[in-house]
Record summary
Predicted 3D model of a 354-nucleotide RNA (Bacterial RNase P class A) from a Dehalococcoidia bacterium. Of the family's consensus pairs, 94% are formed in the model. Its mean pLDDT, the model's own confidence on a scale to 100, is 77. Rfam family: Bacterial RNase P class A. It is annotated as a ribozyme. Its family is annotated with ribonuclease P activity, tRNA processing and dimeric ribonuclease P complex in the Gene Ontology. The gene name in the source record is rnpB.

RNA sequence: UAGGUAGGCUGGGUGAUCGCCCCGAUACUGUCGGGGAGGAAAGUCCGAGCUCCACAGGGCAGGGUGCUGGCUAACGGCCAGGCGGGGUAACCCGACGGAAAGUGCCACAGAAACAAUACCGCCCCGAUUUAUCGGGGUAAGGGCGAAAUGGUGAGGUAAGAGCUCACCGCUCCGAUGGUGACAUUGGAGGCAGGGCAAACCCCACUCGGAGCAAGGCCGCAUAGGGGGGCUAAGGGUGCCCGUCCCGUCCCCGGGUUGGCUGCUAGAGGCUUCGAGUAAUCGGAGUCCCAGAUAGAUGAUCACCGUCCCGGCUAUGUCGGGAUACAGGACUCGGCUUACAGGCCUACCUAUCAA
Numbered sequence: 001u002a003g004g005u006a007g008g009c010u011g012g013g014u015g016a017u018c019g020c021c022c023c024g025a026u027a028c029u030g031u032c033g034g035g036g037a038g039g040a041a042a043g044u045c046c047g048a049g050c051u052c053c054a055c056a057g058g059g060c061a062g063g064g065u066g067c068u069g070g071c072u073a074a075c076g077g078c079c080a081g082g083c084g085g086g087g088u089a090a091c092c093c094g095a096c097g098g099a100a101a102g103u104g105c106c107a108c109a110g111a112a113a114c115a116a117u118a119c120c121g122c123c124c125c126g127a128u129u130u131a132u133c134g135g136g137g138u139a140a141g142g143g144c145g146a147a148a149u150g151g152u153g154a155g156g157u158a159a160g161a162g163c164u165c166a167c168c169g170c171u172c173c174g175a176u177g178g179u180g181a182c183a184u185u186g187g188a189g190g191c192a193g194g195g196c197a198a199a200c201c202c203c204a205c206u207c208g209g210a211g212c213a214a215g216g217c218c219g220c221a222u223a224g225g226g227g228g229g230c231u232a233a234g235g236g237u238g239c240c241c242g243u244c245c246c247g248u249c250c251c252c253g254g255g256u257u258g259g260c261u262g263c264u265a266g267a268g269g270c271u272u273c274g275a276g277u278a279a280u281c282g283g284a285g286u287c288c289c290a291g292a293u294a295g296a297u298g299a300u301c302a303c304c305g306u307c308c309c310g311g312c313u314a315u316g317u318c319g320g321g322a323u324a325c326a327g328g329a330c331u332c333g334g335c336u337u338a339c340a341g342g343c344c345u346a347c348c349u350a351u352c353a354a
Stems, first nucleotide, its partner, number of pairs: 001350010012304007020036007038325001042336002045334005050211004054243002057241004062207005067081005082096001083094004097202002102200002104196003119142002121138007150168006169191001170189008215261004225252006234246003268287008305323008
């Protein structure tokens, strides 16, 4: 200097005029003071706080997760590691328990894809009149296929084959290191027929249900209407059982569809110290940063900033254009997706120079 990898910050500013929402004060319908969107507010994919159902006790169904250890209120999240894969590398990805419990699938091709078998071929024997037939052996070579019954090499054989041997693979039994997943290594054994569980299934752990349109209070209003079932064997937020509670459930029809609250001080933000590889945890100090309810921060003007293009008297000046994704609704921790432009840090590769 060029390319790449991982992470972080920002993403407009100033002034003037008018306008909007909340809180407080007040001499009160008019003034003053203070505050006023996000890193994703999006998606609604997970988890919780909170509220209600009676208890959430036992079980079933159903759901979720799936290597090990740690963090957390919890999670399908995060951090660190292990193994496997991709990449020269920095790094990235993993739907990562079990195929010897059982069932199922592997199309087509191919001789053959759960148990057998030989399409081409190779070898031996016999017949035969010259390219064929019959019998036996074989699975090393070739073909088919995503995958063909361990792999490579040597010996051996009629030709071959774990037939024998060496190494690798696999199975079993150990040793060392590690909390562990695992890693390294020693010995024995010729050794079972592959894959798929993101197929059903098995195993381990875990989960009661519904949700702020939850729920609570006040006010208003009418039709205390009509019909049916059951009588604790009924009803009580998946089903069954148990405890507990209760005059209870279903259908049709009518009225009110208003206000307050929940609704913002928190698993809170910021600064700093300590522990830890880190996620994170603990201490000290400090701050209060929307609470709307048809749903608020906008409009206009001027200048500036940044970026792109063009010109020029060329590192600063002129002109033109552009200025991202996008707006709460109970709250929080995550994940996923979107993002013009600008800046910063660390690391990897290549080249050049000192």